[in-house]
RNA sequence: GGGGUACUAUAAUGCAAGUCGAGCGCUUCAGCUUCCUUCGGGAAGCUGGGGAGCGGCGGACGGGUGAGUAACACGUAGGCAACCUGCCUGUAAGACCGGGAUAACUCACGGAAACGUGAGCUAAUACGGGAUAAUCGGUAUUCCCGCAUGGGAAGACUGUGAAAGAUGCUCCGGCAUCGCUUACGGAUGGGCCUGCGGCGCAUUAGCUAGUUGGCGGGGUAAAGGCCCACCAAGGCGACGAUGCGUAGCCGACCUGAGAGGGUGAUCGGCCACACUGGGACUGAGACACGGCCCAGACUCCUACGGGAGGCAGCAGUAGGGAAUCUUCGGCAAUGGACGAAAGUCUGACCGAGCAACGCCGCGUGAGUGAGGAAGGUCUUCGGAUCGUAAAGCUCUGUUGCCAGGGAAGAACAGGCAGGGGAGGGAAUGCCCCUGUUGUGACGGUACCUGAGAAGAAAGCCCCGGCUAACUACGUGCCAGCAGCCGCGGUAAUACGUAGGGGGCAAGCGUUGUCCGGAAUUAUUGGGCGUAAAGCGCGCGCAGGCGGUUCUUUAAGUCUUGUGUUUAAUGCCGAGGCUCAACCUCGGUACGCAUGGGAAACUGGAGGACUGGAGUGCAGGAGAGGAAAGUGGAAUUCCACGUGUAGCGGUGAAAUGCGUAGAGGGACUGGAGUGCAGGAGAGGAAAGUGGAAUUCCACGUGUAGCGGUGAAAUGCGUAGAGAUGUGGAGGAACACCAGUGGCGAAGGCGACUUUCUGGCCUGUAACUGACGCUGAGGCGCGAAAGCGUGGGGAGCAAACAGGAUUAGAUACCCUGGUAGUCCACGCCGUAAACGAUGAGUGCUAGGUGUUGGGGUUGUCAUGACCUCGGUGCCGAAGUUAACACAGUAAGCACUCCGCCUGGGGAGUACGCUCGCAAGAGUGAAACUCAAAGGAAUUGACGGGGACCCGCACAAGCAGUGGAGUAUGUGGUUUAAUUCGAAGCAACGCGAAGAACCUUACCAGGUCUUGACAUCCUCCUGAACAGUGUAGAGAUAUGCUGGGCCUUCGGGACAGGAGAGACAGGUGGUGCAUGGUUGUCGUCAGCUCGUGUCGUGAGAUGUUGGGUUAAGUCCCGCAACGAGCGCAACCCUUGAUCUUUGUUGCCAGCACGUAAUGGUGGGCACUCUAAGAUGACUGCCGGUGACAAACCGGAGGAAGGCGGGGAUGACGUCAAAUCAUCAUGCCCCUUAUGACCUGGGCUACACACGUACUACAAUGGCCGGUACAGAGGGCAGCGAGACCGCGAGGUGGAGCGAAUCUCAGAAAGCCGGUCUCAGUUCGGAUUGCAGGCUGCAACUCGCCUGCAUGAAGCCGGAAUUGCUAGUAAUCGCGGAUCAGCAUGCCGCGGUGAAUACGUUCCCGGGUCUUGUACACACCGCCCGUCACACCACGAGAGUUUACAACACCCGAAGUCGGUGAGGUAACCGCAAGGGGCCAGCCGCCGAAGCU
Repeated sequence: GGGGUACUAUAAUGCAAGUCGAGCGCUUCAGCUUCCUUCGGGAAGCUGGGGAGCGGCGGACGGGUGAGUAACACGUAGGCAACCUGCCUGUAAGACCGGGAUAACUCACGGAAACGUGAGCUAAUACGGGAUAAUCGGUAUUCCCGCAUGGGAAGACUGUGAAAGAUGCUCCGGCAUCGCUUACGGAUGGGCCUGCGGCGCAUUAGCUAGUUGGCGGGGUAAAGGCCCACCAAGGCGACGAUGCGUAGCCGACCUGAGAGGGUGAUCGGCCACACUGGGACUGAGACACGGCCCAGACUCCUACGGGAGGCAGCAGUAGGGAAUCUUCGGCAAUGGACGAAAGUCUGACCGAGCAACGCCGCGUGAGUGAGGAAGGUCUUCGGAUCGUAAAGCUCUGUUGCCAGGGAAGAACAGGCAGGGGAGGGAAUGCCCCUGUUGUGACGGUACCUGAGAAGAAAGCCCCGGCUAACUACGUGCCAGCAGCCGCGGUAAUACGUAGGGGGCAAGCGUUGUCCGGAAUUAUUGGGCGUAAAGCGCGCGCAGGCGGUUCUUUAAGUCUUGUGUUUAAUGCCGAGGCUCAACCUCGGUACGCAUGGGAAACUGGAGGACUGGAGUGCAGGAGAGGAAAGUGGAAUUCCACGUGUAGCGGUGAAAUGCGUAGAGGGACUGGAGUGCAGGAGAGGAAAGUGGAAUUCCACGUGUAGCGGUGAAAUGCGUAGAGAUGUGGAGGAACACCAGUGGCGAAGGCGACUUUCUGGCCUGUAACUGACGCUGAGGCGCGAAAGCGUGGGGAGCAAACAGGAUUAGAUACCCUGGUAGUCCACGCCGUAAACGAUGAGUGCUAGGUGUUGGGGUUGUCAUGACCUCGGUGCCGAAGUUAACACAGUAAGCACUCCGCCUGGGGAGUACGCUCGCAAGAGUGAAACUCAAAGGAAUUGACGGGGACCCGCACAAGCAGUGGAGUAUGUGGUUUAAUUCGAAGCAACGCGAAGAACCUUACCAGGUCUUGACAUCCUCCUGAACAGUGUAGAGAUAUGCUGGGCCUUCGGGACAGGAGAGACAGGUGGUGCAUGGUUGUCGUCAGCUCGUGUCGUGAGAUGUUGGGUUAAGUCCCGCAACGAGCGCAACCCUUGAUCUUUGUUGCCAGCACGUAAUGGUGGGCACUCUAAGAUGACUGCCGGUGACAAACCGGAGGAAGGCGGGGAUGACGUCAAAUCAUCAUGCCCCUUAUGACCUGGGCUACACACGUACUACAAUGGCCGGUACAGAGGGCAGCGAGACCGCGAGGUGGAGCGAAUCUCAGAAAGCCGGUCUCAGUUCGGAUUGCAGGCUGCAACUCGCCUGCAUGAAGCCGGAAUUGCUAGUAAUCGCGGAUCAGCAUGCCGCGGUGAAUACGUUCCCGGGUCUUGUACACACCGCCCGUCACACCACGAGAGUUUACAACACCCGAAGUCGGUGAGGUAACCGCAAGGGGCCAGCCGCCGAAGCU
């Protein structure tokens, strides 16, 4: 820019329906002409306008809206022989005679107004009367036709119309045009009727009195209960009546592959409505949007008496609302009304305006351009990205802006001029043609041309997945996001912002609605064993479905025409706006109706009745011939009654018979019947039986019985229980007995009899599709329960008591009532289950069992075949899997029932049934994002099987009690730094806090810093010694004190300065690396390929054995492999070889008081290198001929020889940011750094781990013996001397197989103590000392003397240990100036016990259950308290809608009356007729109760 579209309800203002003077009378204005004039003017005529009125046509169209309506309202197809139709059109005929009023107007009057009254005058295309004719109506007749009622035509008799109008012309006769009347047609428009079609609820199942029909009327244009009187009792309904709710219907529109689903804006058709309700009038047409009357609500005017009004027309206003426009231009076009026409009117319409509301088109620039500018963002600091993007350079000019030109849409009508035609006497009239004139709201618009300039023109959403597109910062379960899943608790691609990116684009997102995806209501196209879903079972009406064959029909079906299917839309093909949207043209169909044809399939027929046509025969006064009743044993049979009654004289029929014919099927396989056999807890009734329990009586007999995990209540000396005999009564029927039998299911179990249902087999005589299913309906239906009446032995809800228990309204025990049993009647439900509806057919096998039959046979047992039932296994197939599998959950068909997420809920309300209990039917609000099935892997189990471990048991020694040490908690404090927290924190980090350490506290100090790198300047030192001030850090003096050089300086160091930065034992172990603990040195954890499974997964790895072991063997759809186990490594135990000092000393020498002290030696011990050895190797037995186990031999050692190191996949967000490293965050004159002092050492208390003890297996004293492994130079330190001692002096030797620490202790030999708080025990305290260290006050260790506490073997509970082990004894080392009851090592002495795996704890394998999977420390149920939401009930209260009854009753039609009024007609008149007012009646809206 083009095209399209656009609120609801009530209501200011303007407009939306008028027109005709060529129908009529009047009035008024202007001009002209004529006449009169008192010159002011008046009268008449003509021409052109205005006004109201009478009259005609139109206001029933056009325009708006969707309230009502579930209806013949709409759609579609038909019908009207039951109808109407103004204007238009065709044909035919006509238009004759005569009359009375009235509005306007004038006068008078009433009223505020609206409006009205009276008197008088007047016209018509207004209104009457008469004639004529056709129709129409009536009466009677004839003919023709049709699908019924019926329709049409002809002629005879009898009752009904018009404007003598208007205009033009005239040769004055009339003619023409427009009107008018009648009849018959046409066209158009309508009216009525019918078939079919399209909403929900059955928790609406019965509805209906004008209701259904008839006869007769009325009414209408017209059929009809449309209305009325009478008569009859009908009509509709499960194929859904009636009621309630909702809704204008359609062409079409949206969506969808389609079938469908949803919708009914614009455009078109129909309907309905016009403030709400009712009513009629006029008219061709209305019960009338811009007409009337009445009632009601509302608004307005008022003089209070009374009046006016109806935008769901176009604009517009107010209110409502999330939300929907201009009080525009024009009749130029199209269309409409009126008119002869010019023309007038037209908010229809044509246009413009507003709104990105939708659709379509176009633009906001194009090319080039790397210093990859500046800037932003990110960064691993290198760079990357925005990005050729910008700038710059070169171009283009769409649209907008400005200027110039400038349409089509216009065809007419009419005017003027000319010509022609028909008809006719003629044209001026009518019709036609040509020329000319004339008409544009949009709009100076579309379009064209020109100028100028990149100049004026980009936003919105999104970026976790679905879903295209990612980073940074901020925030810190906050703020917020969110369509679903979900995101956010300090590293957020999910919140907010930024940068970047993705998508669409003059739009983009959101919200709402509809369809799709959704096969998630499944017709196309789903299901029902366990996920939701088979009625508890049967019989059966309707309905649905139905075997073989023949003939026929043509409803379904198929095919081909015709009619219709408005236009638009849609589809196909063209054309016009520059394209497109848009517009125009041509073609095209489902459906319905109707005609013809085909006959395979589905459906229908192949019948009944007769007063029986025709025909044949009989009959020729008779053919035929009952019944009641009675009898027979009895019948539907026979006999009698009885040839009776009746029929027949109006007569050749009445009537009878019939082998033919009109005339009209067949079959046996499904199903059923018969006949011959068979099995059975099938049902009902009556009777009979034995065992057992209980009770009663009696006998014997004595103290208990009974019961339980253990007890008690209970029974018993008034004699129980036990035992014997006899009796009573009720209930149930052992063995047989069996995934055996029967039954539709529920269910049925002693025996006998009677009655009775079903089933099976054989046969093939009979019927000939008679069948299957089955909504409603009817019946049966366990247990419990209910009613009435019986019965009651045992058992046993409720109840009582005793136990158990925290409690125990339970489980256990002792009692015990309903009930259980019988009869009759209810109830009608169950996990009524095979969780599997019924029927029919088909589809591998195998093996039991039950009932029958057959073939064969050697006839006792058998084998094979077959029908019916009942089980198991299993192929194909099915299934989500589990599983099913001829008894289907397979393959098909028929019919029924049922399902559509979980909860709410099988609840509420309503209804039906029931005595009740309750049953049947059966929702919604609200709420959740799941609920559920089957299977898998784990985990778990007060599940199972097997196995192991100092796990229990058997033992030894302890802990828990005491004192002390040490760690922790708690408390305290300025600080008591921090971490570790069940096992697996607590003598732990810490292998050693007086200062330091040290991280904490107080105070004093420093700020590029105590430490690292870089830069600038200055200095020459640094450093050492020594002063002063200070608590010290620190500050400030003095003295000593360098290197290289090309002489410029450099290296190095110090000082000052600026910033980059340092620093942090600050946070986060839940951001991490690394390291570690633990399950656990438990035997497990996995992979590749293959196989199985839809898959998760499984198999392997399970099974049978065996082992310490997933160790090994065997088997096996597995075959192999890896990490673990074992072995390889270290150590120890034996031997050998080598080595031979610092070790050793047998032999040989020397020497000593003595000693390997010395020579010598390397044999031995030993040292430290290497090697050998042990492998179930050998034998026997067991085992499966295996693996292996048991026993034995040999051997130093025997079945892993002992010990150590070695720790699979993983678990615990296990521990550690304080060893270290490290992301992020935080501090930066401090959370960094330095110093002094303090603290980590506190102390009512609690816990853990240890030491020492409580004594005689001991303490003390004396004597005496024997180790191993280690350490040592800022060290170990000998001999010697001093000290009671710690220790000191001193310094030989030793960097160590040499020297030294270093005396081992328990032990052994003697002595003493004699059971006591002691000669036990040593805490605590006092005094005096020693050592280390700058310094032992807070706060070290040791010694001597003195002191001499608790404690006499430890409650509940609990720990370690299976052999050189426990226990006991001492020694050494690390740390360390000093400090050890701790830790890490070393050797000495040296036991007890293990039946065994039931139990406790932990672990492993297999299996099972699971609603668990942060995995039992799981999950989860109910009550209660508080708050809120939703639904039900509730004394009641209120509102809406509908219905019924009574009353009142407007307007109005109709009917009656009409004594009042009255022009036309009749009558000479009186008067009459007709009409009207008024009154009365029926109906009747609103209203009242």
RNAcentral holds the sequence, with entries from ENA and SILVA. The RNA shown here (small-subunit ribosomal RNA) has 1489 nucleotides and comes from a Paenibacillaceae bacterium. Rfam family: Bacterial small subunit ribosomal RNA. Its family is annotated with ribosome and structural constituent of ribosome in the Gene Ontology. The coordinates come from a structure-prediction model, not an experiment, and the mean pLDDT is 81.